[in-house]
Molecule: SAM riboswitch aptamer (S box leader)
Organism: Oceanobacillus indicireducens
RNA sequence: UUCUUAUCAAGAGCGGCGGAGGGAUUAGGCCCGAUGAAGCCCGGCAACCUUGAAGUAAGCAAUUUUACUUUUAAUGGUGCUAAAUCCUACAGAUCUACCCGGAUCUGGAAGAUAAGAG
Numbered sequence: 001u002u003c004u005u006a007u008c009a010a011g012a013g014c015g016g017c018g019g020a021g022g023g024a025u026u027a028g029g030c031c032c033g034a035u036g037a038a039g040c041c042c043g044g045c046a047a048c049c050u051u052g053a054a055g056u057a058a059g060c061a062a063u064u065u066u067a068c069u070u071u072u073a074a075u076g077g078u079g080c081u082a083a084a085u086c087c088u089a090c091a092g093a094u095c096u097a098c099c100c101g102g103a104u105c106u107g108g109a110a111g112a113u114a115a116g117a118g
Stems, first nucleotide, its partner, number of pairs: 001118008013042001015041003021032003026089004043081003048077002050073001052071007085110001090107007
């Protein structure tokens, strides 16, 4: 860097350092920020990898293997720690509006994270 799969409306600080930006990118919108942004440290959250237990199915032939579901734990590898991935952008459906347009839902695209593969 590419591909595959899964998840993305839950959760998480009145801490320390730091000092002006931040919310991925482009555009529009809407927000956060000197009552302290980013970043770093500490703390915390969660449970993808990981641990234990139970169940179901398949295989095998004697107690295991694989897959899935439910549940438990948090030593370790990551991750996350304002707002749905902050919202919209493309396509479709429904409703609404005289028109411009607006609302809701579904899918896609893009992105983030994890695990695996090249």